A computed fold for a 102-nucleotide RNA from Deinococcus rhizophilus, annotated as SAM riboswitch aptamer (S box leader). Of the family's consensus pairs, 88% are formed in the model. Taxonomically the source falls in Deinococcus (Bacteria, Deinococcota, Deinococci, Deinococcaceae). The sequence was found by an Rfam model in a public genome assembly.
[in-house]
RNA sequence: UCCCUAUCCAGAGCGCCCGAGAGACCUGGCUCGCGGACGGCGCGGCAACCGGACCCCAUCACGUCACGGUGCCAAGGCCAGCCCACCCCGCGUCAACGAUGA
Numbered sequence: 001u002c003c004c005u006a007u008c009c010a011g012a013g014c015g016c017c018c019g020a021g022a023g024a025c026c027u028g029g030c031u032c033g034c035g036g037a038c039g040g041c042g043c044g045g046c047a048a049c050c051g052g053a054c055c056c057c058a059u060c061a062c063g064u065c066a067c068g069g070u071g072c073c074a075a076g077g078c079c080a081g082c083c084c085a086c087c088c089c090g091c092g093u094c095a096a097c098g099a100u101g102a
Base pairs, nucleotide, nucleotide: 005101006100007099008098013043014042015041016040017039021032022031023030026081027080028079029078044073045072046071049069050068051067052065053064054063077097
């Protein structure tokens, strides 16, 4: 990097450094940002995917813990985008794309 699979409306911030854009990409919105965003580092935290431990007569599962490996800590993956010869009104997924784990 590719394939496959599970999850993505919950949860969790302070300090220092940097210095102009940032929220994946495109379009349109909206939001964050020199009162310092985004990013980096340290510490702290959240969660419970994998390993581990406990629980169990025993194996597994469920459950518990949070020790190890990841991940995450503005806003739902910030919101919308597709369907039909064309126009107006209304309803509305799945999928795709992306992210993370195994």